This is a predicted structure of a 464-nucleotide part of an RNA (small-subunit ribosomal RNA, 3' major domain) from a metagenome. Rfam family: Bacterial small subunit ribosomal RNA. Gene Ontology terms of the family: ribosome and structural constituent of ribosome. The prediction has a mean pLDDT of 83. The full RNA is in RNAcentral, with records from SILVA.

Context: one part of a larger RNA
């Protein structure tokens, strides 16, 4: 100097209490391990791996396995050489395809008419690698942490590492900001400038609306500054009460992530040094795998019901999408859905009935009018193609589970915690996943002795 201590003082943070809702049991989804396996590609691994790369594994992706094919090659550049029925279209036959074939048709530019171009063959550099190495790297990224540190110039102590300013005393979310001071400034950060909600004015409004004020859309302004009062404080920064306000001490939410740590994580997104491969570790196709299953682990979804379950009526959003598309009426079909063809390139038109909510009926505590797994059957959709292996729908079946042990996570207000609607990927989908959007809307917090990580000062202490 810094790290560490089952030292020590001081703070701080759903880090513990207090409180509400899980999980850990059970079926089922998804991800991992282990096993099996031609192959189950690869990577992530305590916090910082495991609904993670993957915003969507039927073929394709597809990097892996079988088998069946090329060999300058799928794809690029230069370089010689050949080619006129030449590029280029592709009958017949072989094949699973990918390809072999090679009947028939059949070009283009430039020209000095010799020929050159562009293709195409042959050759030669060379191409190719998701092949190694994230311990050669560049970028990016996670993590301690949105914690409040991290440092510098002169100056000052010190022989010197080095200190000191960055410590004290108060405050603050803040190295926030005052005193004070051998220090004085100064940068990175912290706040502030951006966004965006929450009030008001002002313009403008068509596609919005109730036909001329407003609501609503959207561009500009204004507003909150501890500005006022009162109390305390060192006459400081502050802090605590209070007025007014739509809002009040950071108003709320996001963007923003300081030196730096972990040889963290990625050669498989990209880029790259180097290595190692060139009839193969490159490439094409067909098939198959990645969807295996005794078993164990992480995350979730949907239950165990009476604050419910079915049945009838009935109300109220938002954010987004839409032309190879979103798809109305209107018919059919118990539905999945089919015909159908209006509108929309969208404040028009369509998605799109919002659900939980409320009325009213019924079920009476039971493995049930709870639960909804599993299977059989018959359709429906997308797509060449649903067998491995898709999604829906109808009747049938009706599994396990009567609130969960040790342990253990979220979450401090419009927040948990219920309810549903949008999107992205997308032909379809295994989405119960991400990620947004309304709607309903609680409980608690005495403190800070304790667990856990952190930040300031002190103190012990290895260190060749």
């Nucleotide at each position: 100097u810094g790290a560490c201590g089952g030292g020590g003082a001081c703070c701080c943070g759903c880090a513990c209490a207090a409180g509400c809702a899980g999980c850990g049991g059970a079926g089922c989804g998804u991800g991992u391990g282990g096993u099996u396996u031609a192959a189950u590609u690869c990577g992530a691994g305590a916090c910082u791996a495991c609904g993670c790369g993957a915003a969507g594994a039927a073929c394709c992706u597809u990097a892996c396995c079988a088998g069946g094919g090329u060999u300058u090659g799928a794809c690029a550049u230069g370089c010689u050489g050949g080619u006129g029925g030449u590029a280029g279209u592709g009958a017949a036959a072989c094949g699973a395809a990918a390809g072999u074939g090679g009947a028939a048709c059949g070009a283009c530019c430039c020209u000095u008419c010799g020929g050159g171009g562009a293709g195409c063959c042959a050759g030669c550099a060379c191409a190719g690698g998701u092949g190694c190495u994230g311990c050669a790297u560049g970028g990016c990224u996670g993590u301690c942490g949105u914690c409040a540190g991290c440092u510098c110039g002169u100056g000052c102590c010190g022989u010197g590492a080095g200190g000191u300013g960055u410590u004290a005393g108060g405050u603050u979310a803040a190295g926030u900001c005052c005193u004070g001071u051998a220090a004085c400034g100064a940068g990175c950060g912290c706040a502030a400038c951006c966004c965006u909600c929450g009030u008001c004015g002002u313009u403008a409004g068509u596609u919005a609306c109730a036909u001329g004020u407003g609501u609503c859309u959207a561009a500009c302004g204004a507003g909150a500054c501890u500005g006022c009062c009162g109390g305390u404080g060192a006459u400081a920064a502050g802090c605590c009460g209070g007025a007014g306000g739509a809002a009040g001490g950071u108003g709320g939410g996001g963007a923003u992530g300081a030196c730096g740590u972990c040889a963290a994580g990625u050669c498989a997104g990209c880029a790259u040094g180097g290595c190692c491969u060139u009839u193969a570790u490159a490439u094409c196709c067909u098939g198959g795998g990645c969807u295996a299953c005794a078993c164990a682990c992480a995350c979730g979804c949907u239950a165990c019901a009476a604050u419910g379950g079915c049945c009838g009526g009935u109300a109220c959003a938002a954010u987004g999408g839409g032309c190879a598309g979103c798809c109305a009426a209107g018919u059919c079909g118990u539905g999945a859905g089919a015909c159908g063809g209006a509108g929309c390139c969208a404040a028009u038109c369509c998605u799109a009935u919002a659900a939980a909510g409320c009325c009213g009926g019924u079920c009476u505590c039971a493995g049930u009018u709870c639960g909804g797994a599993u299977u059989g059957u018959a359709g429906g959709c997308u797509g060449c193609a649903a067998c491995u292996c898709g999604c829906c729908u109808g009747c049938a079946u009706g599994a396990a589970g009567u609130c969960g042990g040790a342990g253990u996570u979220g979450c401090u207000a419009g927040u948990a915690a219920a309810c549903g609607c949008g999107c992205g990927u997308c032909a379809g989908c295994a989405a119960c996943a991400g990620u947004g959007c309304g709607u309903u809307g609680a409980a608690u917090a005495c403190g800070u002795u304790c667990c856990c990580g952190g930040g300031u000062c002190u103190u012990g202490u290895a260190a060749u």